Context: one part of a larger RNA
RNA sequence: CUGGGCGUAAAGAGUGCGUAGGCGGCCCGUUAAGGGUGGCGUGAAAUCUCCCGGCUUAAACCGGGAGGGUGCGCCGCCGACUGGGGGGCUAGAGUGUGGGAGAGGGAAGCGGAAUUCCGGGUGUAGCGGUGAAAUGCGUAGAGAUCCGGAGGAACACCAGCGGUGUAGACGGCUUCCUGGACCAUGACUGACGCUGAGGCACGAAAGCGUGGGGAGCAAACAGGAUUAGAUGCCCUGGUAGUCCACGCCCUAAACGAUGCAGACUUGGUGUGCGCCCUUCAGUGGGCGCGUGCCGGAGCUAACGCGGUAAGUCUGCCGCCUGGGGAGUACGGUCGCAAGGCUGAAACUC
Numbered sequence: 001c002u003g004g005g006c007g008u009a010a011a012g013a014g015u016g017c018g019u020a021g022g023c024g025g026c027c028c029g030u031u032a033a034g035g036g037u038g039g040c041g042u043g044a045a046a047u048c049u050c051c052c053g054g055c056u057u058a059a060a061c062c063g064g065g066a067g068g069g070u071g072c073g074c075c076g077c078c079g080a081c082u083g084g085g086g087g088g089c090u091a092g093a094g095u096g097u098g099g100g101a102g103a104g105g106g107a108a109g110c111g112g113a114a115u116u117c118c119g120g121g122u123g124u125a126g127c128g129g130u131g132a133a134a135u136g137c138g139u140a141g142a143g144a145u146c147c148g149g150a151g152g153a154a155c156a157c158c159a160g161c162g163g164u165g166u167a168g169a170c171g172g173c174u175u176c177c178u179g180g181a182c183c184a185u186g187a188c189u190g191a192c193g194c195u196g197a198g199g200c201a202c203g204a205a206a207g208c209g210u211g212g213g214g215a216g217c218a219a220a221c222a223g224g225a226u227u228a229g230a231u232g233c234c235c236u237g238g239u240a241g242u243c244c245a246c247g248c249c250c251u252a253a254a255c256g257a258u259g260c261a262g263a264c265u266u267g268g269u270g271u272g273c274g275c276c277c278u279u280c281a282g283u284g285g286g287c288g289c290g291u292g293c294c295g296g297a298g299c300u301a302a303c304g305c306g307g308u309a310a311g312u313c314u315g316c317c318g319c320c321u322g323g324g325g326a327g328u329a330c331g332g333u334c335g336c337a338a339g340g341c342u343g344a345a346a347c348u349c
Stems, first nucleotide, its partner, number of pairs: 003321004007303002012317001014202004021195003025089004030084002033082002035078008048067001049065003053061001092192001093189003096185004104178007111155001116150007126137002163170002207248006216242002221237004259316006267294011298305002322349003331342004
């Protein structure tokens, strides 16, 4: 330098923004760095190749000739393609204008149901729990029932393979602040683009620090059962935690186990939002964006994928290279710690 790969066999980074770099739409003219072509120079000798010679031959050696020597430099020519510089364009990208949709994000306030606890009334012997029980609670009046109060957490129905978000994720109601996507229009900019090593930001749960909060649930823990045992499954309790604020941690079956962007390629059927035409009517038809199912060609080891590709292509990044040892050791770096990231070898099959 290079091959083959990455849904399930090893392999897509958890996600985004973006630096360098790589790559880059249509037209005109220009340049000639890349590229093409011709000439000249150089490309030492030896070696290779052809001929001859002398060692008895051969090899080796000597002499002569030609070619080759993939390369480099200079000069001239060409101008399609790539690049540079100039001018123009609007199909990529973005802006404006007009719209409707949404659990998108942040903050504040409010609401009802339910559980628990407290006070009071009624009321009496049980309640609870299980496969069956027991621990537990209850005559100091439980459970049940009614009234009142306190407090925390979560928001039944609506609710849908429905919506939104880059991912993690987001669900009572109202208000305020705020991001994005989509549709219509085709007014504006005029390639402003794609990807993205480093970098930066976000990132479920658990966990950590400080302070608060604590209803229910519940690691640890205690007791009761079960059992040969039972450091479990089941039961009664129960602390961290779960909740809030601020600051860390940075992992995951972070999954579509499928990187991002673009182009092209028979169909059928649902669903969400917008627009156009139509209808008495979400009634029918068309366009766009999103989201499902079934299937054609094609692809695939098969399973399956199949316009939301795993089809046919292009650009860029990440990653894999037999199993164990091992995501370990060592070093580095980040972290308060837990630990994270990077990441071997001996040995062994």

The part of an RNA shown here (small-subunit ribosomal RNA, central domain) has 349 nucleotides and comes from uncultured Acidobacterium sp. NCBI's taxonomy places the organism under Bacteria, Pseudomonadati, Acidobacteriota, Terriglobia, Acidobacterium. Its mean pLDDT, the model's own confidence on a scale to 100, is 88. RNAcentral holds the full RNA, with entries from Greengenes.